Predicted 3D model of RNase P RNA and transfer RNA as a complex of 477 nucleotides. The prediction has a mean pLDDT of 79. Rfam match: Bacterial RNase P class A. The family's RNA type in Rfam is ribozyme.

RNA sequence: GGAGGCAUCCGGGCGGCCGCGGGAGACUGAGAUGUGUCUCCUGAGGAAAGUCCGAGCUCCAGAGGGCAGGGCGCUGGGUAACGCCCAGGGGUGUCAGGGGAGACCCUGGCACUACGGAUAGGGCCACAGAAACCAGACCGCCGAUGGCCCCGUUCAGGGGAUCAGGCAAGGGUGAAACGGUGGGGUAAGAGCCCACCAGGCGGGAUGGUGACAUCCCGUGCUGGUAACCCCCGCCCGGAGCAAGGCCAAACAUGAAGGGAAGGAGCCGCACAGCUCCGGGGUGUGGCCCGCACCCUUUGACCUUCGGGUAGGCCGCUUGAGCGGCGUGGGUAACUCGCCGCCCAGAUAAAUGGCCGCCGCCCGCACAGCGGGAACAGAACUCGGCUUACAGGAUGCCUCCCUGU
RNA sequence: GGGGCCGUAGCUCAGUUGGGAGAGCGCCAGAAUCGCACUCUGGAGGUCAGGGGUUCGAAUCCCCUCGGCUCCA
Numbered sequence: 001g002g003a004g005g006c007a008u009c010c011g012g013g014c015g016g017c018c019g020c021g022g023g024a025g026a027c028u029g030a031g032a033u034g035u036g037u038c039u040c041c042u043g044a045g046g047a048a049a050g051u052c053c054g055a056g057c058u059c060c061a062g063a064g065g066g067c068a069g070g071g072c073g074c075u076g077g078g079u080a081a082c083g084c085c086c087a088g089g090g091g092u093g094u095c096a097g098g099g100g101a102g103a104c105c106c107u108g109g110c111a112c113u114a115c116g117g118a119u120a121g122g123g124c125c126a127c128a129g130a131a132a133c134c135a136g137a138c139c140g141c142c143g144a145u146g147g148c149c150c151c152g153u154u155c156a157g158g159g160g161a162u163c164a165g166g167c168a169a170g171g172g173u174g175a176a177a178c179g180g181u182g183g184g185g186u187a188a189g190a191g192c193c194c195a196c197c198a199g200g201c202g203g204g205a206u207g208g209u210g211a212c213a214u215c216c217c218g219u220g221c222u223g224g225u226a227a228c229c230c231c232c233g234c235c236c237g238g239a240g241c242a243a244g245g246c247c248a249a250a251c252a253u254g255a256a257g258g259g260a261a262g263g264a265g266c267c268g269c270a271c272a273g274c275u276c277c278g279g280g281g282u283g284u285g286g287c288c289c290g291c292a293c294c295c296u297u298u299g300a301c302c303u304u305c306g307g308g309u310a311g312g313c314c315g316c317u318u319g320a321g322c323g324g325c326g327u328g329g330g331u332a333a334c335u336c337g338c339c340g341c342c343c344a345g346a347u348a349a350a351u352g353g354c355c356g357c358c359g360c361c362c363g364c365a366c367a368g369c370g371g372g373a374a375c376a377g378a379a380c381u382c383g384g385c386u387u388a389c390a391g392g393a394u395g396c397c398u399c400c401c402u403g404u
Numbered sequence: 405g406g407g408g409c410c411g412u413a414g415c416u417c418a419g420u421u422g423g424g425a426g427a428g429c430g431c432c433a434g435a436a437u438c439g440c441a442c443u444c445u446g447g448a449g450g451u452c453a454g455g456g457g458u459u460c461g462a463a464u465c466c467c468c469u470c471g472g473c474u475c476c477a
Base pairs, nucleotide, nucleotide: 001400002399003398004397005396006395007394008393009392010391012358013357014356015355016354017353018352020043021042022041023040024039025038026037027036045375049386050385052384053383054382055381056380057240058239059238060237064289065288066287067286069236070235071234072233073232074088075087076086077085078084089115090113091112092111093110094109095108096107097106098105099104116231117230121229122228123225124224125223138171139170140167141166142165145164146163147162148160149159150158151157179197180196181195182194183193184192198222199221200219201218202217203216204215205214206213207212244314245313246312247311254305255304256303257302258301262277263276264275265274266273278296279295280294281293282292283291321341322340323339324338325337326336328334360372361371362370363369364368405476406475407474408473409472410471411470414429415428416427417426423460431447432446433445434444435443453469454468455467456466457465
């Protein structure tokens, strides 16, 4: 100097004129909040996006119990909360170095990690293969033992690999073959036995808040799958600003069908009314209970058809807000303290156009001229994640080239 | 603005304890016919919307993205 990766940040700047949305003030005027004129202030993003999580807020019981259902899942911390963030642990892959006969191990770097349980139980593992989870032998090895055949036949004995039978070392199949290396052992073999290596289970010691790590003893215990059911632990009531509230206007307490069960008491009696028990229904997204409300034949409510409105205001932007400096015997995420600031609120929806100077990129006939500028655009509001993105800045790491 | 569903051959659709990618119509070639249609025989045609993950193995299970349909005051 170049290329690549990761992290964080920026994502054109300043000024003028005109226009549009919002806010404040003044003036004119009988009256200016809506609706005049003028002045001032202000007006898109890091993702405003996808709507994938978590909340605030609102309504339904200040959301209560059970079942069903859904989500999350190493540990500790952060946070209003989270499936997010930070730190740590374990695992996997890869590179470099080292040790060992080997299985394998140690050290360091980088990357990834939806990472509870497979010894609670069930299911599945196609094809191939002898055999896919406790069963099994195609080629193969053996044939010790008992037969058979041959030699020797006096006995002892030797041979064949032929039958019964034994084996799982090797070959072969497969994604995966009953843990591996070496030795003993044997007819041949095998955790059958031994040593070591990898893992599991049970017990113990030490360190750590913990996940876990290191070491010791015992035990031959050794397929995978839970982004299949399931088990364990934790969390979750439902709906969403078109929530919800107020005002105004309009129309038809319109038509048809369905629809419950009454009983007792109080008011002197009856009607009407009220209370209790029973019955029916509604209360926003599964069911039951509970709770609240309505109705109980002058009938709540449900279904279908039909009629009307299509306006305004609040919610609506001061909020887990933004910036700076400090603070924690904080690694960090973050917390706390002080100071300063106000930073869009539209409703078919403003955020645009022109000009000048500067900065960036590209091209050319190079004192200059011409062209270009990504992804994308608020809609109740926040915290995250994910996805899209021209170009640039800073820091760290890796590789290559050149020079000293 | 908010909720739900779908995407498989040119078209309409099947595809479940995850293992062969299929059917009907259409298309191409051949047969049959004097010729065409009907008919018969054979064949081609697929990034299972796209990407990533789990798994030995994904149209199917999980996540992200794209496109389409539908509902609400």